[in-house]
RNA sequence: GGCGAGGUAGCUCAGUCGGUAGAGCAGGGGUCUCAUAAUCCCCGCGCCGGCGGUUCGAUUCCGCCUCUCGCCA
Numbered sequence: 001g002g003c004g005a006g007g008u009a010g011c012u013c014a015g016u017c018g019g020u021a022g023a024g025c026a027g028g029g030g031u032c033u034c035a036u037a038a039u040c041c042c043c044g045c046g047c048c049g050g051c052g053g054u055u056c057g058a059u060u061c062c063g064c065c066u067c068u069c070g071c072c073a
Stems, first nucleotide, its partner, number of pairs: 001072007010025004019056001027043004049065005
């Protein structure tokens, strides 16, 4: 330098044909116990990497930029 895959809640990730977003873990509160752990219940208002474009409407489509990983040179 070229190609490909990714950048969504603290972490790991989902989000299927565009209609303003969710799971597990972690965390907080409660229940229980003499107490702790475990169990069970409740709690997420996240400019969906950035800037533009298309559209009534974009995390989702298009362009550029940026970061990470892989392959080739």

The RNA shown here (transfer RNA) has 73 nucleotides and comes from a Pseudomonadota bacterium. The sequence is in RNAcentral, with records from ENA. It matches the Rfam family "tRNA". Rfam classes the family as a transfer RNA.